[in-house]
RNA sequence: UUCUUAUCAAGAGUCAGGGGAGGAACUGGUCCUACGAUCCUGCAGCAACCGCUUUGAAAAAAGAAAGGUGCUAAUUCCAGCAGAUGUUUUUCUAAUGUCUGAAAGAUGAGAA
Numbered sequence: 001u002u003c004u005u006a007u008c009a010a011g012a013g014u015c016a017g018g019g020g021a022g023g024a025a026c027u028g029g030u031c032c033u034a035c036g037a038u039c040c041u042g043c044a045g046c047a048a049c050c051g052c053u054u055u056g057a058a059a060a061a062a063g064a065a066a067g068g069u070g071c072u073a074a075u076u077c078c079a080g081c082a083g084a085u086g087u088u089u090u091u092c093u094a095a096u097g098u099c100u101g102a103a104a105g106a107u108g109a110g111a112a
Base pairs, nucleotide, nucleotide: 001112002111003110004109005108006107007106008105013043015042016041017040018039022032023031024030026080027079028078029077044072045071046070049068050067052063053062054061055060076104081101082100083099084098085097086096087095088094
């Protein structure tokens, strides 16, 4: 990097040090940010994917948080593509609300 698979409505930083301009993947919107963000280090915390313990033939269930990851603004911040349905409009067009699925993305585990 690619593939497979599971999850993505909950939870957790007004911390210390560094640094000094953009950041929230992309596009649009909307937000965050010199009252110092994003990011790096430390500490703290959340969760429980792998691993661990117990039960079990298995599937699975329960538990702990010392290990490997992950996460700690906003639902993956919202939308993007398709379908269903409602509203405005005499109709078409257009705009917009709700729901479902997909795509894209993120993270874990496995494989190449």
The RNA shown here (SAM riboswitch aptamer (S box leader)) has 112 nucleotides and comes from Fictibacillus phosphorivorans. Lineage of the source: Bacteria > Bacillati > Bacillota > Fictibacillaceae > Fictibacillus. The RNAcentral record of the sequence draws on Ribocentre. Its mean pLDDT, the model's own confidence on a scale to 100, is 84.